This is a predicted structure of a 77-nucleotide RNA (transfer RNA) from an Armatimonadota bacterium. Model confidence (mean pLDDT): 80 of 100. NCBI's taxonomy places the organism under Bacteria, Bacillati, Armatimonadota. The sequence was found in a public genome assembly. Rfam family: tRNA.
[in-house]
RNA sequence: CGGGGCAUAGCGAAGCUUGGUAUCGCGCUACUUUUGGGAAGUAGAGAUCGAGAGUUCGAAUCUCUCUGCCCCGACCA
Numbered sequence: 001c002g003g004g005g006c007a008u009a010g011c012g013a014a015g016c017u018u019g020g021u022a023u024c025g026c027g028c029u030a031c032u033u034u035u036g037g038g039a040a041g042u043a044g045a046g047a048u049c050g051a052g053a054g055u056u057c058g059a060a061u062c063u064c065u066c067u068g069c070c071c072c073g074a075c076c077a
Stems, first nucleotide, its partner, number of pairs: 001073007010026004020057001028044006050066005
């Protein structure tokens, strides 16, 4: 320099193809059951979906640019 992949709650993932307002597991908080621990149940908090812009009534999803990480190749040595 060229090509490809990844980026989504504290952690790990799904959702993207085919746009309809973000889901699951673990974890966290409160309450209930229990003498307590453990465990179970109920409720709740927590993500402007890497950043910016565009298209659209509507974008995690489509388009463009940029950032970070990873892989492959080329070049130099």